[in-house]
Context: one part of a larger RNA
RNA sequence: CGUAGGAGUCUUGAGAAGGGCUGUCCCUAGUACGAGAGGACCGGGACGGACGAACCUCUGGUGUGCCAGUUGUUCUGCCAAGGGCAUGGCUGGUUGGCUACGUUCGGGAGGGAUAACCGCUGAAAGCAUCUAAGCGGGAAGCCUGCUUCGAGAUGAGGACUCCCACCCACUUGAUGGGGUAAGGCUCCCAGUAGACGACUGGGUUGAUAGGCCGGAUCUGGAAGCACCGCAAGGUGUGGAGGUGACCGGUACUAAUAGGCCGAGGG
Numbered sequence: 001c002g003u004a005g006g007a008g009u010c011u012u013g014a015g016a017a018g019g020g021c022u023g024u025c026c027c028u029a030g031u032a033c034g035a036g037a038g039g040a041c042c043g044g045g046a047c048g049g050a051c052g053a054a055c056c057u058c059u060g061g062u063g064u065g066c067c068a069g070u071u072g073u074u075c076u077g078c079c080a081a082g083g084g085c086a087u088g089g090c091u092g093g094u095u096g097g098c099u100a101c102g103u104u105c106g107g108g109a110g111g112g113a114u115a116a117c118c119g120c121u122g123a124a125a126g127c128a129u130c131u132a133a134g135c136g137g138g139a140a141g142c143c144u145g146c147u148u149c150g151a152g153a154u155g156a157g158g159a160c161u162c163c164c165a166c167c168c169a170c171u172u173g174a175u176g177g178g179g180u181a182a183g184g185c186u187c188c189c190a191g192u193a194g195a196c197g198a199c200u201g202g203g204u205u206g207a208u209a210g211g212c213c214g215g216a217u218c219u220g221g222a223a224g225c226a227c228c229g230c231a232a233g234g235u236g237u238g239g240a241g242g243u244g245a246c247c248g249g250u251a252c253u254a255a256u257a258g259g260c261c262g263a264g265g266g
Stems, first nucleotide, its partner, number of pairs: 001152001005163007015149004021049007033038001051106005059100004066093005071086006110144003117137004166178004183261004187203005208254003211250005218242002224237005
């Protein structure tokens, strides 16, 4: 821009893409078959490999503004307690998130038309013949079925709901301009989204983010004080203190205020 008024929500599915893999073992059955050796079709079941998707309950990884320990040095006047630097100084753990080495699931069943091939009926050609007329069976393959995208499918589809016949101008025509409606955008707070756009949630009639409060999780016993010990240190107060992203609550802070676009057909 189009989809012949302007919007919001939900859809149909032309078409396109993805997927389609395979092994071992067991039962049937040591049966059919075979002199024996050996050893099935059909049908049923179990467990895998590789591949793919989703997810984080478990097991691990990561976890540079979480907790603790610790070395050297420097600073906070000193003790104690702390801050900085040294690869995040080093070391031991670790929430959320993201992940695989983890977990779950998938390949299908079913339907249709067929290939090679196997048939029924059956003439030409009194026989025979699956074929000439006619009718069946038959594949990991084909069309579906499953998942995703999808009406620019210009063949531009459908349903429901909302907005309404303003003003001005040569009313000269499905003309031009202006202010609006439903609605949308901008702007702002954010993230289940993200390179930027986009998308999603929220914007005071508000829990969107931060803060604060409570909880969870993690760390693992804070500081201060008291007691014990000559001391290093230990014990008690006390599962203490601290705790990023997690779960709730609470308008304290910030989403204030505002601007713009947007129908007049038939």

The part of an RNA shown here (large-subunit ribosomal RNA, domain VI) has 266 nucleotides and comes from Streptomyces griseosporeus.
Its mean pLDDT, the model's own confidence on a scale to 100, is 88.
Taxonomically the source falls in Streptomyces (Bacteria, Actinomycetota, Actinomycetes, Kitasatosporales).
The full RNA is in RNAcentral, with records from ENA.